[in-house]
RNA sequence: UACUGACAAAGGCAAAGCCGCUUAAAGGUGGUGACGCAAAGCUAUAGGGGCUAAGAGUGAAUGUUUACUUAUGCUAGCCAGCUGCCGUA
Numbered sequence: 001u002a003c004u005g006a007c008a009a010a011g012g013c014a015a016a017g018c019c020g021c022u023u024a025a026a027g028g029u030g031g032u033g034a035c036g037c038a039a040a041g042c043u044a045u046a047g048g049g050g051c052u053a054a055g056a057g058u059g060a061a062u063g064u065u066u067a068c069u070u071a072u073g074c075u076a077g078c079c080a081g082c083u084g085c086c087g088u089a
Base pairs, nucleotide, nucleotide: 005086012037013036017032018031019030020029021028022027035077041082042081043080047079048078049075050074051073055070056069057068058067059066060065
């Protein structure tokens, strides 16, 4: 340095749930709480997948609603890209 993840060491992060705030929603955020994680660190129209549908478009119904399509909205703890601690074999 590369591969790699231990019968190590020092540590780190924080799922679901609950409470508050926020958003049209997905979701986000603070507290609590730990399911787990060797990258559960960073990166989102410009790698892919997934979620939502305010706005917009099209249709139906008929007096006011509804269905479908669509992301430059969201998700990194879905895959992925980039970077990193320690050092068993």
Notes:
Predicted 3D model of an 89-nucleotide RNA (c-di-GMP-I riboswitch aptamer) from Aquibacillus koreensis. Lineage of the source: Bacteria > Bacillota > Caryophanales > Bacillaceae > Aquibacillus. Its mean pLDDT, the model's own confidence on a scale to 100, is 84.